The RNA shown here (transfer RNA) has 87 nucleotides and comes from an Elusimicrobiota bacterium.
Rfam family: tRNA. Gene Ontology term of the family: triplet codon-amino acid adaptor activity.
Its mean pLDDT, the model's own confidence on a scale to 100, is 82.
């Protein structure tokens, strides 16, 4: 230089227009259980703004900016970064 595929919460990965900030599985928290601990079981648990003494309420975010559409993590373009293969 040229093809391909990939990028989603703390990891890892599904999801490929509408039900969805998003299964699942690790992690990490709280409890059950145990003399106590693994195990296992239940419940929970992304990030950031704003406004509150909190509790809680909003907005906003699926690599980064666009752009299509009543809706976009899912389609379209630009860039950025990661594997693979070609030269």
């Nucleotide at each position: 230089g040229g093809a391909a595929g990939g990028g989603u919460g703390c990891g890892a990965g599904a999801g490929c227009g509408g039900c969805u900030g998003a299964a699942u599985c690790g992690g990490c928290g709280c409890g059950a259980c145990u003399g106590g601990a693994a195990a296992u079981c239940g419940c929970g648990u992304a990030g950031g703004g704003u406004c509150g003494c909190a509790a809680g309420a909003u907005c906003c975010u699926c690599g980064a900016g666009g752009g299509u559409u009543c809706a976009a993590a899912u389609c379209c373009c630009u860039c950025c970064c990661c594997u693979u293969c070609c030269g």